[in-house]
Predicted 3D model of a 162-nucleotide RNA (Lysine riboswitch aptamer) from a bovine gut metagenome.

RNA sequence: GAUAGAGGUGCGGCUGCGAUGAGUAGCGAUCCUGAGGACGCUCGGUCCGGUGAGAGAUCGUUAAAGGCAAUGCCGCCGAAGGGCAGAUCCGCGAGCAGGAUCACGCUCUGGUGCUGUACAAAAGAUGUACCGCACUGUCAUCAUGUGUGAUGGAGAGCUAUC
Numbered sequence: 001g002a003u004a005g006a007g008g009u010g011c012g013g014c015u016g017c018g019a020u021g022a023g024u025a026g027c028g029a030u031c032c033u034g035a036g037g038a039c040g041c042u043c044g045g046u047c048c049g050g051u052g053a054g055a056g057a058u059c060g061u062u063a064a065a066g067g068c069a070a071u072g073c074c075g076c077c078g079a080a081g082g083g084c085a086g087a088u089c090c091g092c093g094a095g096c097a098g099g100a101u102c103a104c105g106c107u108c109u110g111g112u113g114c115u116g117u118a119c120a121a122a123a124g125a126u127g128u129a130c131c132g133c134a135c136u137g138u139c140a141u142c143a144u145g146u147g148u149g150a151u152g153g154a155g156a157g158c159u160a161u162c
Base pairs, nucleotide, nucleotide: 001162002161003160004159005158008077010076011075012074013073014072018068026061027060028059029058030057031056033054036048037047038046039045040096041095042094043093044092080109081108082107083106084105086102087101088100089099090098110136111135112134113133114132116130117129118128119127120126138153139152140151141150142149143148
């Protein structure tokens, strides 16, 4: 240097039984009140509004998206997931915010689980980050009764073969 492997509730992609979302938003009718309301926020602009905005109450009707996810298939073991910056795109114009995609751009994380905190989300679901704890794989050092134990490191690592 090449090839092949290991960690295990292992990682990711596609699919989407199903639950949640929710008897919610919306729509229709009635009552009440009486001037604002919509386009993510601000400015501008546009549209609707005493032929009743918007809020509230009652009755009737009634979703969807994102997120989760059985099953099945696929690709794999920096699998993959974050953070920062950059480029492109999205919606009336500008700015801000938000979202999607891209590339070994730089950087962090061996893996899994759980508590807590923060953010996202309708959410006691779930995701991400951080601290802590537990389990686990790997290497190094030390000890050892050769069973194992302690400490430390990180995947650009480890093992095997050539």
It matches the Rfam family "Lysine riboswitch aptamer". From the family's description: Riboswitches are metabolite binding domains within certain messenger RNAs that serve as precision sensors for their corresponding targets. Of the family's consensus pairs, 100% are formed in the model.